[in-house]
């Protein structure tokens, strides 16, 4: 010095990057000019090394397993491309629970929920961030960061309303 191990912190549009692209340095170089030379502040293209970029927020976790491009919109229309890993989504099972035409208990069936909970429809409700503009810092550069300013979403969630919505048994009531 490197590697390994341990601990802590942060992170799910989260992390990493070998394709493509861009920047710098060194070199080769068809071609062009020139006197078939030297040379040139020209030069398509290529090589090596070192770098840059490679998702803007909203929303989302009962347990196990499985598959695996897993919700919503904004910006841009150039890379938010492409690749790898992961992920609160999806499927199956399990645990517990909610609803199913007065209320209770047990079981079956169906659909749901994981501090919420039947399905459908309608209405109401929301400080998004980047992008943008101005100023400013770092770097040779590609680029990266900070401050201020004015905005603009959708899904989801929440609330209200309407309609629809099983069976068996026990007990009880009339």
């Nucleotide at each position: 010095a490197a590697a390994a191990c341990a601990a802590u912190u942060a992170u799910a549009g989260c992390g990493c990057c070998a394709g493509c692209g861009c920047u710098g340095a060194a070199g080769a170089a068809a071609u062009u000019g020139g006197a078939c030379g030297a040379c040139a502040u020209a030069g398509a293209u290529c090589u090596u090394c070192a770098g840059c970029a490679g998702a803007c927020g909203a929303g989302g976790u009962g347990g196990a397993g499985g598959a695996g491009u897993a919700u919503c919109g904004a910006a841009a229309g150039u890379u938010u491309c492409g690749g790898c890993g992961g992920a609160u989504g999806c499927c199956u099972c399990c645990c517990g629970a909610u609803c199913g035409c007065c209320a209770u208990u047990g079981c079956c069936c169906g659909a749901u929920c994981g501090a919420a909970a039947u399905u459908u429809u309608g209405c109401u409700u929301a400080u998004a961030a980047a992008a943008c503009g101005u100023u400013u810092g770092a770097g040779u550069a590609a680029u990266c960061g900070a401050a201020c300013g004015g905005a603009c979403a959708a899904a989801g969630a929440a609330g209200c309303a309407a309609a629809a919505u099983g069976g068996c048994a026990a007990a009880g009531a009339c």